The part of an RNA shown here (large-subunit ribosomal RNA, domain II) has 682 nucleotides and comes from a Bacteroidia bacterium. The RNAcentral record of the full RNA draws on ENA. Its mean pLDDT, the model's own confidence on a scale to 100, is 83.
[in-house]
Context: one part of a larger RNA
RNA sequence: GCCUACGAGUUACUCCUCUCUGGCAAGGUUAAGGAUUUAAGGUCCGUAGCCGAAGCGAAAGCGAGUCUGAACAGGGCGUUCAGUCAGAGGGGGUAGACGCGAAACCUAAGUGAUCUACUCAUGGCCAGGAUGAAGUGUCGGUAACACGACAUGGAGGUCCGAACUGGUAAGCGUUGAAAAGCUUUCAGAUGAGCUGUGAGUAGGGGUGAAAGGCUAAUCAAACUGGGAGAUAGCUCGUACUCCCCGAAAUGUUUUUUGGAACAGCCUCGGUUUAAAGUGUCGCAGAGGUAGAGCUACUAAUUGGGUAAGGGGGUGUCAAAACCUACCGAACUCAGAUAAACUCCGAAUGCUGCAGACAUGUUCACCGGGAGUGAGCCCUUGGGUGCUAAGGUCCGAGGGCGAGAGGGAAAGAACCCAGACCAUCAGCUAAGGUCUCCAAAUCUAUACUAAGUUGAACUAACGUGGUCCAAUCGCUAAGACAGCUAGGAUGUUUGCUUGGAAGCAGCCAUUCAUUUAAAGAGUGCGUAACAGCUCACUAGUCGAGCGAUCGGGCGUGGAUAAUAAACGGGCAUUAAGUAUAGUACCGAAGCUAUGGACUCGAAAGAGUGGUAGGGGAGCAUUCCAGCCGCGUUGAAGCCAUGUCGUCAGACGUGGUGGAGCAUCUGGAAAAGCCAAUGUAGGC
Numbered sequence: 001g002c003c004u005a006c007g008a009g010u011u012a013c014u015c016c017u018c019u020c021u022g023g024c025a026a027g028g029u030u031a032a033g034g035a036u037u038u039a040a041g042g043u044c045c046g047u048a049g050c051c052g053a054a055g056c057g058a059a060a061g062c063g064a065g066u067c068u069g070a071a072c073a074g075g076g077c078g079u080u081c082a083g084u085c086a087g088a089g090g091g092g093g094u095a096g097a098c099g100c101g102a103a104a105c106c107u108a109a110g111u112g113a114u115c116u117a118c119u120c121a122u123g124g125c126c127a128g129g130a131u132g133a134a135g136u137g138u139c140g141g142u143a144a145c146a147c148g149a150c151a152u153g154g155a156g157g158u159c160c161g162a163a164c165u166g167g168u169a170a171g172c173g174u175u176g177a178a179a180a181g182c183u184u185u186c187a188g189a190u191g192a193g194c195u196g197u198g199a200g201u202a203g204g205g206g207u208g209a210a211a212g213g214c215u216a217a218u219c220a221a222a223c224u225g226g227g228a229g230a231u232a233g234c235u236c237g238u239a240c241u242c243c244c245c246g247a248a249a250u251g252u253u254u255u256u257u258g259g260a261a262c263a264g265c266c267u268c269g270g271u272u273u274a275a276a277g278u279g280u281c282g283c284a285g286a287g288g289u290a291g292a293g294c295u296a297c298u299a300a301u302u303g304g305g306u307a308a309g310g311g312g313g314u315g316u317c318a319a320a321a322c323c324u325a326c327c328g329a330a331c332u333c334a335g336a337u338a339a340a341c342u343c344c345g346a347a348u349g350c351u352g353c354a355g356a357c358a359u360g361u362u363c364a365c366c367g368g369g370a371g372u373g374a375g376c377c378c379u380u381g382g383g384u385g386c387u388a389a390g391g392u393c394c395g396a397g398g399g400c401g402a403g404a405g406g407g408a409a410a411g412a413a414c415c416c417a418g419a420c421c422a423u424c425a426g427c428u429a430a431g432g433u434c435u436c437c438a439a440a441u442c443u444a445u446a447c448u449a450a451g452u453u454g455a456a457c458u459a460a461c462g463u464g465g466u467c468c469a470a471u472c473g474c475u476a477a478g479a480c481a482g483c484u485a486g487g488a489u490g491u492u493u494g495c496u497u498g499g500a501a502g503c504a505g506c507c508a509u510u511c512a513u514u515u516a517a518a519g520a521g522u523g524c525g526u527a528a529c530a531g532c533u534c535a536c537u538a539g540u541c542g543a544g545c546g547a548u549c550g551g552g553c554g555u556g557g558a559u560a561a562u563a564a565a566c567g568g569g570c571a572u573u574a575a576g577u578a579u580a581g582u583a584c585c586g587a588a589g590c591u592a593u594g595g596a597c598u599c600g601a602a603a604g605a606g607u608g609g610u611a612g613g614g615g616a617g618c619a620u621u622c623c624a625g626c627c628g629c630g631u632u633g634a635a636g637c638c639a640u641g642u643c644g645u646c647a648g649a650c651g652u653g654g655u656g657g658a659g660c661a662u663c664u665g666g667a668a669a670a671g672c673c674a675a676u677g678u679a680g681g682c
Base pairs, nucleotide, nucleotide: 001682002681003680004679005678006677011095012094013093015092016091017090018089019088020087021086022085023084024083027051028050029049033045034044035043036042037041055062056061065077066076067075068074098237099236101234105227106226107225109224110223111222117201118200119199120198121197122196123195124194125193126191128160129159130158131156135152136151137150138149139148140147164188165187166186169184170183171182172181203219205215206214207213240617241616242615243614244613245612250263251262252261253260254259264372265371266369267368268367269366270365271364275361276362277359278358279357280356281355282353283352284351285350291344292342293341298338299337302334303333304332305331309327310326311324312323313322314321375400376399377398378397379396380395381394382393383392384391405416406415407414420595421594422593423592425591426590427589431585432584433583434569435568436567440582442581443580444579445578446577447576453571454570461556462555463554465553466552467551468550470548471547472546473545474544482540483539484538485537486536488513489512490511494506495505519534523532524531596607597606598605599604618671620668621667622666623665624664625663628660629659636655637654638653639652640651641650642649643648
């Protein structure tokens, strides 16, 4: 892992409540017990007791009333409506109460020191080598000691190193050879040493050279039995089918926030039929949002004008007076801000109506049963945040949740669209029609050259890439571009300067002359001149040229880890982009045909669905009754066929070898894929 078997809402009660069925009914009913009987049970007694028929008050008490109160007031609770007994079912209570599951707690219950800690008693063990304390002897030495040398001696939690004890480092081992080992290495090895045997200390206790260590592979309180089915607002699991309806993730409170109570939303039954509910229109309302506005308030605010007042200066004994590139209330002109400003002020939304039309019980109330009380995404009005977040908190709508199908390559939520069943029928939606891939290489007109693009997204700022539109100029009296020629004179204007001559700088009524035209000069250049060039003019050429502004599509800006973000192939008068159009494809949508079920008198309408409510059935085991089958082969098993909307039912053949089944009722140890489920097998 698979298979088989087992495996979870049960049972009890003088309990509570509701529904259904039945009996009796202002009543209903017996319990224990007794009698009788074919002994399972039935029948008949048995009125103790219980519920109901009256309530109110704390009570005395009064009573269709009563309590409060001074009250004949008001108010509270009552008075109007039938109960009770039994059976069945839904829910609750008390019990282990759907099943399994703690860590723990208690025990005046016990078992453990054969492991290990410490202790006691009695035994055992430590190859070999090294070092050489005290003491002693001899000699030296001293007044005598001291002291020194050499011998001797054999001390030590001494040294090296086996046995023994330990366990430093690394490697291996890690479903191991081993629930702590192996190899190499390492520490102690006469000591606070190691060790055998016997014995002692016991669980809030022991023992501990102390690590919360050890106390039998168990230790911040051992193990076994018991309380005990502890408790578990937690996790997991909870078994056949079909039909009808179908949520919630919100509010308030909560030692409360992953739990609950009440309300909201779902379901089932009952009641009301006045006509409710809903939508659109009409009419009538309340309101201060969006917007707007502010010499209409409050608060804030920019510039100008005017200006009280102030600062500074002059003046002076003081003051007046005067000046001021300073500040500046108020007023005024123009501009302009606001969730907690408003002289104003919508659209929606909300409320109402003996209104009209549409829909048709969807409303409300009473009662039984729930679940939910973690929500999430998109669009939109806001708060918060960074006008950040797949962020967070509210309001409105839609969706997912609990929703399949088609599209978006893939995809909870986006777009389309709500799946009762069948069909080798048709039409469409979104989206598509070169190919993968069903359908246009469709029609018309443009644009794009960047593979831009071809369904995620890309900025400021650039762009004589290209197309379109508009406006204003020039142009056959010849424009624009090119080429040829001119581009002069007073004058080197004046000033400044070392110099300044068109061209360092300053000024200028920047003038005037000759001209077809030529600036007191557009650039380059020189130390200054010179030189080159431009404006401007003529000629040549022969048709459009120039400027501005707006728009379309491109282009640069453009940086991330596979060629790797058209889904791929690929596509350029597209298979890209824009506009217009006609076909076609395309879904479980709609239609067609047939069928099933629900609601409804019919016509007709409906039938996605998690939690959850309601309804109807199938199967298993046993019991009673009724009818049957079976060695001419029961049950079970294997194969196969038929029937039924499903759970399932029936038949045939084989196997098997002795029991089984129909129908009508009743009763349950009554249905398994899951619980790291339990046991067995493989």